[in-house]
RNA sequence: GUCCCUGUAGUUCAACGGAUAGAACACGAGAUUGCGGAUCUCGCGAUGCAGGUUCGAUUCCUGCCGGGGGCA
Numbered sequence: 001g002u003c004c005c006u007g008u009a010g011u012u013c014a015a016c017g018g019a020u021a022g023a024a025c026a027c028g029a030g031a032u033u034g035c036g037g038a039u040c041u042c043g044c045g046a047u048g049c050a051g052g053u054u055c056g057a058u059u060c061c062u063g064c065c066g067g068g069g070g071c072a
Stems, first nucleotide, its partner, number of pairs: 001071007010025004018055001027043005048064005
């Protein structure tokens, strides 16, 4: 340089183009406990950026950025 894959909560993963973007762990609060742990309840928290297509985009298309890989 070129081609392919990939980017969603703090982390690991979901989400036939359509409903309020869900779950687990973590974190916070409460219950419980002599104090903790465990357990139970509740809460917090995310679509890499900019455009395009579409009635509607996490999903499809383009460019850029980050990560991984193949070839040179």
About this RNA:
The prediction has a mean pLDDT of 81. This is a predicted structure of a 72-nucleotide RNA (transfer RNA) from a Candidatus Buchananbacteria bacterium. Its Rfam family is "tRNA". The family's RNA type in Rfam is transfer RNA. The organism belongs to Candidatus Buchananiibacteriota, within Bacteria.